A computed fold for a 103-nucleotide RNA from an Anaerolineae bacterium, annotated as SAM riboswitch aptamer (S box leader). NCBI's taxonomy places the organism under Bacteria, Bacillati, Chloroflexota, Anaerolineae. Rfam family: SAM riboswitch aptamer (S box leader). Its family is annotated with regulation of gene expression in the Gene Ontology. It was read from a public genome assembly, where an Rfam model found it.

RNA sequence: CUCUUAUCAGGAGCGAGGGAGAGACCGGCUCGACGAUCUCGCGGCAACCCCCUAGGCGUAGGGAAGGUGCCAAAUCCGGCAGCAGUAGCCUGGAAGAUGAGAG
Numbered sequence: 001c002u003c004u005u006a007u008c009a010g011g012a013g014c015g016a017g018g019g020a021g022a023g024a025c026c027g028g029c030u031c032g033a034c035g036a037u038c039u040c041g042c043g044g045c046a047a048c049c050c051c052c053u054a055g056g057c058g059u060a061g062g063g064a065a066g067g068u069g070c071c072a073a074a075u076c077c078g079g080c081a082g083c084a085g086u087a088g089c090c091u092g093g094a095a096g097a098u099g100a101g102a103g
Base pairs, nucleotide, nucleotide: 001103002102003101004100005099006098007097008096013042014041015040016039017038021031022030023029025079026078027077028076043071044070045069048067049066050063051062052061053060054059075095080092081091082090083088
């Protein structure tokens, strides 16, 4: 990087560094010199892998040492199709992210 598969309306912030744009892309909207995005440290959330118990499988209950992940906004909203037609926490998909497995 590609493929398969599961999940994505919940949850969880302080300090240091740094100094301009950032939230994947496009449009909107929002965040940002009252210092964002990002990096590091510590802390935390969650429970995919993992561990224990029960069970025929699916699974259910519990745990958190380890591998990831995550800690503004529903994946911030939409983008394509359907329904509806100023009006949508609507349904499915695409794209994206993360885990596990394979190449």